RNA sequence: UCUCGAUAAGGGCAAACCCGCUGUGAGGCGGGGACGCAAAACCACCGGCCCUGGGUUGAUUACCAGGGCAGCGGGGCUACCGAA
Numbered sequence: 001u002c003u004c005g006a007u008a009a010g011g012g013c014a015a016a017c018c019c020g021c022u023g024u025g026a027g028g029c030g031g032g033g034a035c036g037c038a039a040a041a042c043c044a045c046c047g048g049c050c051c052u053g054g055g056u057u058g059a060u061u062a063c064c065a066g067g068g069c070a071g072c073g074g075g076g077c078u079a080c081c082g083a084a
Stems, first nucleotide, its partner, number of pairs: 004082002012037002017032006035071001042076002045074003048069007
């Protein structure tokens, strides 16, 4: 340095649910709360899922556009610690 990841040390994040704000919506932000997480930091590039509009269909379907999810998988990129 690369791979790897412990019942190690010091720390970190925070699902469901509740409250407030916000968005047509998926969802986002803040507070509470912890199911979990070694990238649960960051990036929508690929697949997937979801929303909105158009559009077509017998259809909730084909298709197009825009948007969301990084805690769905893959990929990219950066990073703390160091037992085996």